Model confidence (mean pLDDT): 88 of 100. The part of an RNA shown here (large-subunit ribosomal RNA, domain IV) has 316 nucleotides and comes from a Bradymonadales bacterium. Its Rfam family is "Bacterial large subunit ribosomal RNA". The organism belongs to Bradymonadales, within Bacteria.

Context: one part of a larger RNA
RNA sequence: AUCUCUCCAAGGAACUCGGCAAACUGGCCCUGUAUCUUUGGUAGAAAGGGCGCCCCCUCCGGGGGGCCGCAGUAAAGAGGCCCAACCGACUGUUUAGCAAAAACACAGCUCUCCGCCAACACGCAAGUGGACGUAUGGGGAGUGACACGUGACCAAUGCGGAAAGGUGAAACCCCGGGGUGCGAGCUCCGGGCCUAAGCCCCCGUGAAUGUCGGCCGUAACUAUAACGGUCCUAAGGUAGCGAAAUUCCUUGUCGGGUAAGUUCCGACCUGCACGAAUCGUGUAACGAGUUGGGCGCUGUCUCGGAGAGACGCUCG
Numbered sequence: 001a002u003c004u005c006u007c008c009a010a011g012g013a014a015c016u017c018g019g020c021a022a023a024c025u026g027g028c029c030c031u032g033u034a035u036c037u038u039u040g041g042u043a044g045a046a047a048g049g050g051c052g053c054c055c056c057c058u059c060c061g062g063g064g065g066g067c068c069g070c071a072g073u074a075a076a077g078a079g080g081c082c083c084a085a086c087c088g089a090c091u092g093u094u095u096a097g098c099a100a101a102a103a104c105a106c107a108g109c110u111c112u113c114c115g116c117c118a119a120c121a122c123g124c125a126a127g128u129g130g131a132c133g134u135a136u137g138g139g140g141a142g143u144g145a146c147a148c149g150u151g152a153c154c155a156a157u158g159c160g161g162a163a164a165g166g167u168g169a170a171a172c173c174c175c176g177g178g179g180u181g182c183g184a185g186c187u188c189c190g191g192g193c194c195u196a197a198g199c200c201c202c203c204g205u206g207a208a209u210g211u212c213g214g215c216c217g218u219a220a221c222u223a224u225a226a227c228g229g230u231c232c233u234a235a236g237g238u239a240g241c242g243a244a245a246u247u248c249c250u251u252g253u254c255g256g257g258u259a260a261g262u263u264c265c266g267a268c269c270u271g272c273a274c275g276a277a278u279c280g281u282g283u284a285a286c287g288a289g290u291u292g293g294g295c296g297c298u299g300u301c302u303c304g305g306a307g308a309g310a311c312g313c314u315c316g
Base pairs, nucleotide, nucleotide: 002310003309004308005307006306007305008304010302011301014300019297027051028050029049030048031047036041038145052067053066054065055064056063057062068072080295081294082293083292084291085290086289087287088286092104093103108143109142110141111140112139113138114137120129121128122127146282147281148280149279151212152211153210156209157208158205159204160203161202165200166199167198173192174191175190176189177188178187179186180185213231214230215229216228217227240274241271252268253267254266255265256264
C1' cells in the first nucleotide's frame, strides 16, 4: 500500500454525472400534525416531551414521595424528513450471467364473432379442448382505475350488405374446319351459347388499417389580421395540451429558484415533427421508477490523521 472496521479539530456536499458511499433517524407511551383528497387517506406527516432504581397507596389503568449517573428503549436489534415535476392509477409480473422499468399484467371501457354437433383451437382421422358451459356465456382485437371528454374524412385498404348489370374457367350444348381410317371412330383446331365464386360496379362501416393542405391581400403609428381572394382535397387537426420521455434552430423568450442555473419549475406559442381508446387532458393514493430543490446529517470533500483486525513478510 490492499481488504473489513472504529474515531476525528474547524468547515458541512465545497465531492461528484449524481449526496454514490457513509452518517443522521430508529423501540414504546404521550402531545401534536399542513397541503391535497376519490373523505378511505395523505399520517409514524412534520414538530415536540417522556422512559432507570427504591418506598408508599391503588379501583391494577395509575397516583404520591425519594435516590444515582455525563448518559435509564444505559449493551444489541429497530423509519432520515420535506417541497415540486414526469411516467405508470393501484397490489402484482418480467430478461432463471449483466436491464425490475414509464415494459407486461390488471379491474374498468369499446368493437367484433358465436344459437350449441356454437364460434374458435389441436388432430390425417377417430376424437378432444371450449364445457358436463349456453349470449349476465364463450372466442378474438384494442384501450387500460377514476373524472371530464373522445372532433372531421368512407377517396384508398379492410370488413359487412346487395336476387340488377359488366367481366368471368372447364364441362354440357350448337356451328365450322384439319389429320387419319373403307367405316364406326380416334385426334387436333376455330367460332358461338350458357355460367359459379371472384373482380368491376353500388351502398354502409372509424374505440376498422388509416388520413386530417397551400399561396396572396387586408384595420387611422407600427405590428398583427377577426375579414377577403384563389388553388387543391375524401376531408383539411375540433376540445385539450404544447421548447413536452415529442422543439431541429435552442442554453428560444420572460418570470421563479442560486452570488452564479445547457438541468428544474411557471408562463408564452414561431407545434422542424402534440392531439383525442397505437386514446386527449387532469388526478388523491401507490413506486428499490426518472428529474429539480430544501432541512437534518455526515471523512463525499477542503485534507488528511490516528487506531483495530485480516492478508502479507520473517522466524518457529